This is a predicted complex of two RNAs, RNase P RNA and transfer RNA, with 420 nucleotides together.
It holds a member of the Rfam family "Bacterial RNase P class A". Rfam classes the family as a ribozyme.
The coordinates come from a structure-prediction model, not an experiment, and the mean pLDDT is 76.
RNA sequence: UGAGUUUGUUAUACGGUCGCGGGGUUCGAAAGAACCAUGAGGAAAGUCCGAGCAGCAUAGGACAGGGUGCCUGAUAACGUCAGGUAAAGGCGACUUUAAGGACAGUGCAACAGAAAUAAACCGCCGCGCAAUGCGGUAAGGAUGGAAAGGCGAGGUAAGAGCUCACCGAUACCUUGGUAACAAGGUAUGCCAUGUAAACCCCACCCGCUGCAAGAUUGGGUAUCCGUCAAUAGGGCUGUCCGUCCGACGGAAUACCGUGAACAUCGCUCGAGCUUGUCGGCGACGACAAGCCUAGAUAAAUGACCGUACACGACAGAACUCGGCUUACAGACAAACUCAAAUC
RNA sequence: GGCGGUAUAGCUCAGUUGGCUAGAGCAACCGGUUCAUACCCGGUUUGUCGUUGGUUCAAAUCCGACUACCGCUACCA
Numbered sequence: 001u002g003a004g005u006u007u008g009u010u011a012u013a014c015g016g017u018c019g020c021g022g023g024g025u026u027c028g029a030a031a032g033a034a035c036c037a038u039g040a041g042g043a044a045a046g047u048c049c050g051a052g053c054a055g056c057a058u059a060g061g062a063c064a065g066g067g068u069g070c071c072u073g074a075u076a077a078c079g080u081c082a083g084g085u086a087a088a089g090g091c092g093a094c095u096u097u098a099a100g101g102a103c104a105g106u107g108c109a110a111c112a113g114a115a116a117u118a119a120a121c122c123g124c125c126g127c128g129c130a131a132u133g134c135g136g137u138a139a140g141g142a143u144g145g146a147a148a149g150g151c152g153a154g155g156u157a158a159g160a161g162c163u164c165a166c167c168g169a170u171a172c173c174u175u176g177g178u179a180a181c182a183a184g185g186u187a188u189g190c191c192a193u194g195u196a197a198a199c200c201c202c203a204c205c206c207g208c209u210g211c212a213a214g215a216u217u218g219g220g221u222a223u224c225c226g227u228c229a230a231u232a233g234g235g236c237u238g239u240c241c242g243u244c245c246g247a248c249g250g251a252a253u254a255c256c257g258u259g260a261a262c263a264u265c266g267c268u269c270g271a272g273c274u275u276g277u278c279g280g281c282g283a284c285g286a287c288a289a290g291c292c293u294a295g296a297u298a299a300a301u302g303a304c305c306g307u308a309c310a311c312g313a314c315a316g317a318a319c320u321c322g323g324c325u326u327a328c329a330g331a332c333a334a335a336c337u338c339a340a341a342u343c
Numbered sequence: 344g345g346c347g348g349u350a351u352a353g354c355u356c357a358g359u360u361g362g363c364u365a366g367a368g369c370a371a372c373c374g375g376u377u378c379a380u381a382c383c384c385g386g387u388u389u390g391u392c393g394u395u396g397g398u399u400c401a402a403a404u405c406c407g408a409c410u411a412c413c414g415c416u417a418c419c420a
Base pairs, nucleotide, nucleotide: 001339002338003337004336005335006334007333008332009331010330012308013307014306015305016304017303018302020039021038023036024035025034026033027032041314045325046324048323049322050321051320052319053210054209055208056207060245061244062243063242065206066205067204068203069202070084071083072082073081074080085099086097087096088095089094100201101200105199106198107195108194109193121141122140123137124136125135126134127133149167150166152164153163154162168190169188170187171186172185173184174183175182176181214265215264216263219256220255221254222253223252236250237249238248239247240246258420259419272291273290274289275288276287277286278285279284309312344416345415346414347413348412349411350410353369354368355367356366362400371387372386373385374384375383393409394408395407396406397405
């Protein structure tokens, strides 16, 4: 200098005028008026996970059903995050991975191919006068995504873990590690492919509904049935769930009205934010100090003017948090890698 | 705001324990029939299975992300 990798920050800035949402103070009998500060995001989005909160039994049992899946930790919790292991990719910094089990069982593997979980089509070898015959053979050819561990040597009629060395696989032992696993050693010629984002098995977890959840306030008349009171059993019916068990309730019908109901609460102070110190490789945790930062319900957060520049992307709260995913113009910072050149 | 569902030919729909070339009706086109048209008869064409990534030898079908569209849902006594 060029090409990259990872992590993070920012998301036009400043000033003025007018307007809107909710709030505070003052004045006013009230209606209202004046003034003051304040008012979208890193994703507010998708609604894909996990929680809080609320109702249904302070959420119960069994079955069914659903989810997750290397190890250790973090966390309120998680399918998230951190650190590691293994495999794959990259010269490298580094990146990616729904990564348990296919000797518990079942299913599927089209076409091609002789044969698809089971082998003789061609070839090779032997027997035989010969045959389109009989036997041996998985080293070679051909098919396929996949054909009985790879390669070399010995061996053989030709071959074959048939035997041996190396590599791979499996089992056991030792050492290291909390563990996944790694390294080394010994043994076994290795009874057998793939698929579990097919059923399934194993381990762990899960009750349902979502703030349009839910809470607040609360009559009368007529007719019918029963009635001394209580207990037990049965039937009907409602809720809790898909089924069963179990639990807790309800007691007739018709008509006319009422209530703040386009109501009030839930609603924003919270696993909250900022800074510092300490512990931890890290996710994160502990302590101290400081701060209050939208809360609408047809729904505010806008318009105009001036100045500056690099000329401004994706995009707009609706109960609240922790994550993930997706969209996104540009600018900036730190650490690291590779190549070339120069010293 | 919350919850649920759908997407296959020009239109309406089939197709799910993954498999060879994804079908049916209507429509369109060609031919026949008729003096001509319609009806009728015979034949033909038509698909990135909404888009995109993954699992698998193989995906309309299984899994994830995205896009478009549709439906349900507003306290009661």